Predicted 3D model of a 355-nucleotide RNA (Bacterial RNase P class A) from a marine sediment metagenome. Its mean pLDDT, the model's own confidence on a scale to 100, is 77. RNAcentral holds the sequence, with entries from MGnify. Of the family's consensus pairs, 89% are formed in the model.
[in-house]
RNA sequence: AGGUCCAGAUGGUCGCGUCCCCUUCGGGGACGAGGAAAGUCCGAGCUCCACCGGGCAGGGUGCUGGCUAACGGCCAGUCGCGGUAACGCGAAGGAAAGUGCCACAGAAAACAGACCGCCCGGGGGUCCGCCCCCGAGCAAGGGUGAAACGGUGAGGUAAGAGCUCACCAGCGCCUCCGGUGACGGGGGCGGCUCGGCAAACCCCACCCGGAGCAAGGCCGAAUAGGAGAAGAGAGGCGGCCCGUCUCGCUACGAUUCUCGGGUAGGCCGCUCGAGACCCGGAGCAAUCCGGGUCCUAGAGAAAUGACCAUCGCGGGUCCACGGACCCGAACAGAACUCGGCUUACGGGCCUCCCC
Repeated sequence: AGGUCCAGAUGGUCGCGUCCCCUUCGGGGACGAGGAAAGUCCGAGCUCCACCGGGCAGGGUGCUGGCUAACGGCCAGUCGCGGUAACGCGAAGGAAAGUGCCACAGAAAACAGACCGCCCGGGGGUCCGCCCCCGAGCAAGGGUGAAACGGUGAGGUAAGAGCUCACCAGCGCCUCCGGUGACGGGGGCGGCUCGGCAAACCCCACCCGGAGCAAGGCCGAAUAGGAGAAGAGAGGCGGCCCGUCUCGCUACGAUUCUCGGGUAGGCCGCUCGAGACCCGGAGCAAUCCGGGUCCUAGAGAAAUGACCAUCGCGGGUCCACGGACCCGAACAGAACUCGGCUUACGGGCCUCCCC
């Protein structure tokens, strides 16, 4: 540095939870957390809702090949970076589509620019070393910066400059070889050169409907309320001049019956599943295929614990080397279920690297 394994063991006593049995208010039996059950960060199954198809908006992903139900995961590679190394890390497409940003310093931070400086011409001064002003040229050297518009050398020039040339670096195009591919190695041509940032907007390619087991389904009280029917009683109006009786219409209506929705509650979903272990085979591997064995919490705010003995592990003290005594043992806690990632944490072993 990488990988892998364990998460004390056995027995007893007393408890706790679920289920089953005997029987009865007590017994007995079976089973009872994790490698992360965690964070809820991705991806799925399952369920309900929505949905012709396409687009916009929004979000995610972004080297290649493979694996997978799927993934932002894993395996194997490529390239880049870090490390003496084993090895590790990388959102690793596009900056010549466009827009934007580049602190401080600096003249200038991106269709360049001129502070010091170099050179030429003119004028002036001079203590003859040179200095000052104006005009024109230059970017080699100095200086700033994380980064200054290719590097080194030669030619060239008043001084210079890819201005020209050679080599190198980089870019583009063509081409050969190896590889499935990312890419690697080589050859030729070109203009000489086009800064960085996209976890800035953006562009390109691909992917994405929403909510979640409090999903969702079944049964379903009491009380209150709703609808309908029957209805003792009895108000009003009318049929008659009035009264009574009777009849018709209509409002109220104790009580009884029926129906339907919802709530409390109960049941299902619920644990047999992309399952676990072992063996064999294919493959570098992830993974896949075949065979065998096994069933391993199901739950509701929620059980899975404590003590004792012996042994094992680590540490300390004493020792007559036989041992005795004392202490310690992490992170953590299922709630529909899987595949990952990340985080927390005690210990053992193996391999490799460097000194």